[in-house]
């Protein structure tokens, strides 16, 4: 300085106001949010990755593998942006409930990933 395992810790945000109704933060007017690494320059909409469902395995308050997995366009700057401005779109697991990205629930849960410790050995 690079690099093994191992342990801490840390890791998701958001319906204001109004309408109609017996009832609805779910309909209807609006309104608001954006996980993780990467990419010539900053990304919900590119590229991968997680997370939720689902199926097969081990045998279980689960693990491993696997499969599914949404949405962007134009113009402007610029060496360089589908990332920046600007302007107009669009998307969002399962259960529950009057139909839910925003409410309750699993989940005081897992995780992609971040930071840090000491060690080991080079």
């Nucleotide at each position: 300085a690079a690099u093994a395992g191992u342990c801490u810790u840390c890791g998701g945000g958001g319906c204001a106001g109004g309408g109609u109704g017996c009832a609805a933060u779910u309909c209807c007017c609006g309104a608001c949010c954006g996980g993780u690494g990467g990419u010539a320059a900053c990304a919900g909409u590119c590229c991968a990755c997680g997370a939720c469902c689902c199926g097969c395995a081990c045998a279980u308050g689960g693990u491993g593998c696997g499969a599914u997995u949404g949405a962007a366009u134009c113009u402007g700057u610029g060496a360089a942006a589908u990332u920046c401005a600007g302007a107009u779109a669009c998307c969002g697991a399962c259960g529950g409930u009057a139909c839910a990205g925003u409410c309750c629930g699993g989940a005081u849960g897992g995780a992609a990933g971040a930071a840090g410790a000491a060690u080991g050995g080079c």
Model confidence (mean pLDDT): 82 of 100. Predicted 3D model of a 122-nucleotide RNA (FMN riboswitch aptamer (RFN element)). Of the family's consensus pairs, 100% are formed in the model.